This is a predicted structure of a 73-nucleotide RNA (transfer RNA) from a Clostridia bacterium.
[in-house]
RNA sequence: GGGCCCGUAGCUCAGCUGGGAGAGCGCCAGAUCCGCAAUCUGGAGGUCGCCGGUUCGAUCCCGGUCGGGUCCA
Numbered sequence: 001g002g003g004c005c006c007g008u009a010g011c012u013c014a015g016c017u018g019g020g021a022g023a024g025c026g027c028c029a030g031a032u033c034c035g036c037a038a039u040c041u042g043g044a045g046g047u048c049g050c051c052g053g054u055u056c057g058a059u060c061c062c063g064g065u066c067g068g069g070u071c072c073a
Base pairs, nucleotide, nucleotide: 001072002071003070004069005068006067007066010025011024012023013022019056027043028042029041030040031039049065050064051063052062053061
C1' cells in the first nucleotide's frame, strides 16, 4: 500500500429482503425476606463510529473517512 470482516445501551451481542431500536448481564426503585443475597415487578439509559448521498422514509443501500481484527505485499 491492497483485499476481507467488525464498530448498535455501562459490558456481551441480536436486529435477514429499508418503516416498531431490542435481549441478557449490570444500574435504580418497589414487593417478598431476619437480610444490602436469591426471586418477582417496574424503570432509567442509545447522535446505531463520523461526514455526505439515494429515498416519502436509512442500523440496513451507495461514496468517503476514523478505529479494531485478519490475510497478502
Description
Rfam family: tRNA. Rfam classes the family as a transfer RNA. Lineage of the source: Bacteria > Bacillati > Bacillota > Clostridia.